[in-house]
Molecule: c-di-GMP-I riboswitch aptamer
Organism: Pseudomonadota bacterium
RNA sequence: CAUUCGUGAGCGCCGAUGCUCCGGGAUGCGGGACGCAAAGCCACCGGUCUGAAGCGGAUAGCCAUGACAGCGGGGUUGCCGGC
Numbered sequence: 001c002a003u004u005c006g007u008g009a010g011c012g013c014c015g016a017u018g019c020u021c022c023g024g025g026a027u028g029c030g031g032g033a034c035g036c037a038a039a040g041c042c043a044c045c046g047g048u049c050u051g052a053a054g055c056g057g058a059u060a061g062c063c064a065u066g067a068c069a070g071c072g073g074g075g076u077u078g079c080c081g082g083c
Stems, first nucleotide, its partner, number of pairs: 001028005008021004034070001040076003044073003047068003054062002
């Protein structure tokens, strides 16, 4: 992305059919940058980013409880080689 199944909502109807939207499942097809031989994992430390709530003589600014493991340190696991 396509098909299909089910549920819910809305429109229409208030008999039936249908259409749209959201979420879930199944099937099929296609895609997944640059890189990394520790750039695997961990937010403990430093650093960086954002600024909702909060603070603020208040459109400034401050601020992590949020984020970054591809910024560094550290911890831990793995791979290669030697003993």